[in-house]
Molecule: Lysine riboswitch aptamer
Organism: soil metagenome
RNA sequence: AGGUAGAGGCGCGGUGAACAAAAGUACUGCUUAGGAGAAGGGGAAUUCCAUGAACAAGCAGAAAAGGGGACACCGCCGAAGCCCCUGCAAGUAUUUCCCUAGGACAGGCGGCUGGAUCGUCAGUGAAUAACUGCCGGUUUGUCAUCGUUUUGUGCCCUUGACAGGCGAUGAAGAGCUAUCU
Numbered sequence: 001a002g003g004u005a006g007a008g009g010c011g012c013g014g015u016g017a018a019c020a021a022a023a024g025u026a027c028u029g030c031u032u033a034g035g036a037g038a039a040g041g042g043g044a045a046u047u048c049c050a051u052g053a054a055c056a057a058g059c060a061g062a063a064a065a066g067g068g069g070a071c072a073c074c075g076c077c078g079a080a081g082c083c084c085c086u087g088c089a090a091g092u093a094u095u096u097c098c099c100u101a102g103g104a105c106a107g108g109c110g111g112c113u114g115g116a117u118c119g120u121c122a123g124u125g126a127a128u129a130a131c132u133g134c135c136g137g138u139u140u141g142u143c144a145u146c147g148u149u150u151u152g153u154g155c156c157c158u159u160g161a162c163a164g165g166c167g168a169u170g171a172a173g174a175g176c177u178a179u180c181u
Stems, first nucleotide, its partner, number of pairs: 001181006009077001011076006019068001027061006037048003041099005080113004084108004114140006121133004142171008151163003
């Protein structure tokens, strides 16, 4: 220098079916009221509408997606998450066409973060769930340095060295441990 195998713990991520919630919400029908608009973020067209649009209320019926906790299985320990760049203005909001978001997927030794957890703020979200980000607190593992030790290292004593225990400080996973070439 390269390869292989491992460790940290409420460890990380994915899939599945059920469940809760979303929600008695969207939506549909009827009625009342209303009185000219409505169909999406913008534009054009095209439909619906005085045989009554939007908005509102009542009655009846009534979803789904994303997200979620536990369970099972799978893949793992930069697991993974976020940002940036490229593919790419490629594609998409709706009745059709055009424009434009938000968003999705795939690459990139490009950047940041060792892990967990709690909290303020911000964002996504139906949400007080959950996730993400900055900052702060707590905690935990690894290595290094220093200190300490009444622990251990074939028998006795002394000293030392090594390993371990405890404490403090610091660092970062492109790290650490073991092993092979």